[in-house]
Molecule: Bacterial large signal recognition particle RNA
Organism: Peptococcus simiae
RNA sequence: CCGCACUAGGUGGGGCGCUAGCGGUGCCCUGUUACCUGCAAUCCGCUAUAGCAGGACUGAGGCCGGCCUUCGGGAAAUAAUUUUAAGGUCUGGCGACCAUUAAGUAGUGUUGACAGUCGGGUCCGACGCAAUAUGUCCCUGUGAACCUUGUCAGGUCCGGAAGGAAGCAGCAAUAAGCAGGUCCGCAUAUGUGCCGUCGGGGUGCCUGGCUCGAGCCGGCUGGUGGUUUGCCGCUUGGGAGCGUUUUUCAACGGUCGGUGUGCGG
Numbered sequence: 001c002c003g004c005a006c007u008a009g010g011u012g013g014g015g016c017g018c019u020a021g022c023g024g025u026g027c028c029c030u031g032u033u034a035c036c037u038g039c040a041a042u043c044c045g046c047u048a049u050a051g052c053a054g055g056a057c058u059g060a061g062g063c064c065g066g067c068c069u070u071c072g073g074g075a076a077a078u079a080a081u082u083u084u085a086a087g088g089u090c091u092g093g094c095g096a097c098c099a100u101u102a103a104g105u106a107g108u109g110u111u112g113a114c115a116g117u118c119g120g121g122u123c124c125g126a127c128g129c130a131a132u133a134u135g136u137c138c139c140u141g142u143g144a145a146c147c148u149u150g151u152c153a154g155g156u157c158c159g160g161a162a163g164g165a166a167g168c169a170g171c172a173a174u175a176a177g178c179a180g181g182u183c184c185g186c187a188u189a190u191g192u193g194c195c196g197u198c199g200g201g202g203u204g205c206c207u208g209g210c211u212c213g214a215g216c217c218g219g220c221u222g223g224u225g226g227u228u229u230g231c232c233g234c235u236u237g238g239g240a241g242c243g244u245u246u247u248u249c250a251a252c253g254g255u256c257g258g259u260g261u262g263c264g265g
Stems, first nucleotide, its partner, number of pairs: 001265006009058003012030005020047005035055005062259007072249007081240007090233001092232003095228007103221003107216002115211008123200006129193002131190006138181005148173004156165003
């Protein structure tokens, strides 16, 4: 140096998540030369030699390690945007409400404002009157088989007769009752009254007389003060996507290095 048979190794790797940790199942990136079956998120299998069990192929020119690079992922900080919550001691803008003022404007006022004073009304009590309602009185009609009245045909009874007696129906009248009328009288009552008399009250409002003689009012604008966070702004906190910076892991790739046993020639 060559050949044969083996062994270690290999038949993908990485990030996130999960986990005390590791590997897998899950999501994603890289990459394709990238084995097969079974297990597994209310997980599965293990323990620093950290998937397990079974099989297959390849095999030290095929694997292993360091460094570089940085696809991609993770973490932190942060400008601006957007969303959400809180803040009015947040000296902002626009508003809302209240009080005050009276500069402007409107209204009102010498046909007399404001103020003062004397009355009246509205209010309350009593009485009266009226109205209304109900009842009663009154009037009219109706109203009784007998047990109401008058008259009582017929018939009945008494009597020798004259005559007398009770009395149904009918007719007339009437009681209770029923119906209507009247609103004259009486009684009671009131969700009644441009009513009257007397007394009380006097806060407010309305109104009349007298005195005085120029203001009054507060609708709108303005001024001042207060309350309010409704909208925008501002401040602070949370979230989202996006951008920038730092850091961490890091596939593919590049580079440097390491590399077994036996036999034969």